[in-house]
């Protein structure tokens, strides 16, 4: 220069043939102990990498850029 794959919560990752997001671990309150842990019960946290474009509707689809890997040269 040319191909793939990936980019969703603080990390680790699902998800659903497009219909508006979820699990574990963590954080943080309650309960439970004498306190600590474990344990059980709740909460908080995402405009989905960035723009565009089709479409009533995009996290999934097209086009483009960026960042990581990884294969050709």
């Nucleotide at each position: 220069g040319g191909g793939g794959u990936a980019g969703u919560a603080g990390c680790u990752c699902a998800g659903a043939u497009g219909g508006u997001a979820g699990a574990g671990c963590g954080u943080c309150c309650g309960c439970u102990u004498u306190g600590c842990a474990u344990g059980c019960g709740g909460a908080a946290g995402g405009u989905a990498g960035g723009g565009g474009g089709a479409u009533c509707g995009a996290u999934g689809c097209c086009c483009u850029c960026c960042u990581a890997c990884u294969c050709c040269a």
Predicted 3D model of a 73-nucleotide RNA (transfer RNA) from Micromonas commoda. The prediction has a mean pLDDT of 82. It is recorded under the gene name tRNA-Ala-TGC-1-1. Rfam family: tRNA. Rfam describes the family as follows. Transfer RNA (tRNA) molecules are approximately 80 nucleotides in length. Taxonomically the source falls in Micromonas (Eukaryota, Viridiplantae, Mamiellophyceae, Mamiellaceae).